A computed fold for a 93-nucleotide RNA from Thermoactinomyces sp. AS95, annotated as Glycine riboswitch aptamer. The prediction has a mean pLDDT of 78. The RNAcentral record of the sequence draws on Rfam and Ribocentre. Rfam family: Glycine riboswitch aptamer. About the family: This family represents the bacterial glycine riboswitch. NCBI's taxonomy places the organism under Bacteria, Bacillati, Caryophanales, Thermoactinomycetaceae, Thermoactinomyces.

Formats: sequence, C1' cells, structure tokens
RNA sequence: UUGAAGGCGGGAGGAGAGACCACAUCCGUGGCGCCGAAGGAGCAAGCCUUGGAAGAAGGCGAAUCUCUCAGGCAAAAGGAGGCCCGCUGGACG
Repeated sequence: UUGAAGGCGGGAGGAGAGACCACAUCCGUGGCGCCGAAGGAGCAAGCCUUGGAAGAAGGCGAAUCUCUCAGGCAAAAGGAGGCCCGCUGGACG
C1' cells in the first nucleotide's frame, strides 16, 4: 500500500398456505385441510475408523432438497437467502 472471506449496525425489498368447522359470552378446547423462508431434524459426493477385502459395518458430512417436531395459513407482526450503506476485519498481492 491492495484490500477478499467473515463479524456488527442501519436501509429498501421479501414468498407460500382455511379471516375453515364444532362447542363456548370471552379466554379457550377439540376436529378436518394446507404451507415452508424463523428455529429443528434427515442425507449425496467425499473423508475417517474397523476389517477376514466387500456392492461390508460404523462415524463425520451442505442446501432454497426432504420431513413438518416447532412455527405459520386476512391485515399487522414475523420472515430464509440475496442487495445497498457504514464500521470492523485482515486473506491475497
């Protein structure tokens, strides 16, 4: 001196799916249907261990994929990933 990844804060935007049914004054309870983008769980290649060598067993192993535990199914709120700005950070040269 260049200034990547990452971290923190702020901003814009941000999908899906019953304002379902029954009971109940309300809170709520129960039933049926549905959604995936808070969170959570599962695993392919690959890697590791054991091993009598094999299409073996076990372990680790990502996602916007799968599941739907949780959450959600008018609006509001929430909302993953991506984008912009600032601070930080220091890879690389």